The prediction has a mean pLDDT of 80. A computed fold for a 123-nucleotide RNA from an Acidobacteriota bacterium, annotated as SAM riboswitch aptamer (S box leader).
């Protein structure tokens, strides 16, 4: 970098360095010199992963005549906080399809896709 699969409505700060723009495009609507975005320290979250506790109808192997044991693979809770990651607004809203609703040149509400960002496995 691509590909598959999961989450994304809760959550998470103060400091130093440095100066113009930043919230991934567009469109808006916000943040910023009362210092944005970025680095960098300490601090916090908990979504993956990774060992931990504890439950597990159904499956798989194992003893047993049997009930029942025991073991594992999947799953589910919980707490940790190693590895990433995150710490303004639902991914900040819309962006395209579909269904429904209304005061119908639009606008609301649900539903899914795309695109996005992060995690893991693969390549």
């Nucleotide at each position: 970098g691509u590909u598959u699969c999961a989450u994304c409505a809760c959550g998470a700060g103060c400091g130093g360095c440095g100066g113009a723009g930043g919230g991934a495009c567009g469109g808006g609507c916000c943040c910023u010199g009362c210092g944005a975005u970025g680095c960098c320290g300490c601090g916090g979250c908990a979504a993956c992963c990774g060992g931990c506790u504890c439950c597990u109808c159904g499956c798989c192997c194992c003893c047993g005549a049997a009930a029942g044991g025991g073991g594992g693979a999947g799953g589910g809770u919980g707490a940790c906080a190693g590895g990433u990651g995150c710490c303004a607004a639902u991914u900040c809203c819309c962006g395209c399809u579909c269904c429904g609703g209304c005061a119908c040149g639009g606008c609301c509400g649900g539903a899914g896709a795309g695109a996005g960002a992060u995690g893991a496995a693969a390549u």
Annotation:
It matches the Rfam family "SAM riboswitch aptamer (S box leader)". Rfam's curators write: The SAM riboswitch is found upstream of a number of genes which code for proteins involved in methionine or cysteine biosynthesis in Gram-positive bacteria.